[in-house]
Molecule: c-di-GMP-I riboswitch aptamer
Organism: Rhodocyclaceae bacterium
RNA sequence: AUCUGAAAAGGGCAAACCCAGCGAAAGUUGGGGGCGCAAAACAACCGGUCUAAGGGACUUCCCGGCUCAUGGAAGUUCUAUGGCAGCGGAGUUGCCAGA
Repeated sequence: AUCUGAAAAGGGCAAACCCAGCGAAAGUUGGGGGCGCAAAACAACCGGUCUAAGGGACUUCCCGGCUCAUGGAAGUUCUAUGGCAGCGGAGUUGCCAGA
């Protein structure tokens, strides 16, 4: 330096769930918890996936005497500029042991 993780030592991380904070949500942070994990460390580059506040499209309704436009409300749908690294790939770094 590369490969491997059968056994071992010291340890490490922490799913679901519960509580609290943040967030429109997805989710995330802290505490408890412990399903699992040898990269379950870092990092959204590619694919995938989650969400849709904002924005777009459409439908219905409301307002002015009427119509249109504007505006407002509800619904459907598209959209990442928001996430997920414990989904796969690529990238970076790293403990112990063996070869």